[in-house]
Molecule: transfer RNA
Organism: Candidatus Babela massiliensis
RNA sequence: GGGCGGUUAGCUCAGUGGUAGAGCUCCAGUCUUACAAACUGGAGGCCGUUGGUUCGAAUCCAUCACCGCCCA
Numbered sequence: 001g002g003g004c005g006g007u008u009a010g011c012u013c014a015g016u017g018g019u020a021g022a023g024c025u026c027c028a029g030u031c032u033u034a035c036a037a038a039c040u041g042g043a044g045g046c047c048g049u050u051g052g053u054u055c056g057a058a059u060c061c062a063u064c065a066c067c068g069c070c071c072a
Stems, first nucleotide, its partner, number of pairs: 001071007010024004018055001026042005048064001050062003
């Protein structure tokens, strides 16, 4: 330098055009003499940046940044 993949909650990951989800973690409650477990409820996201397409974009296109793999 060229090609490809990835970037979404504190962590690991779903979500492939129509109101952003799960597990774990965290907080509160119930239960217990107490703790754990279990159960119930809750908190936590402007979906990496900037533009474009569209009535509507996490999702499609371009661009830049970062991470990883391959080729030279």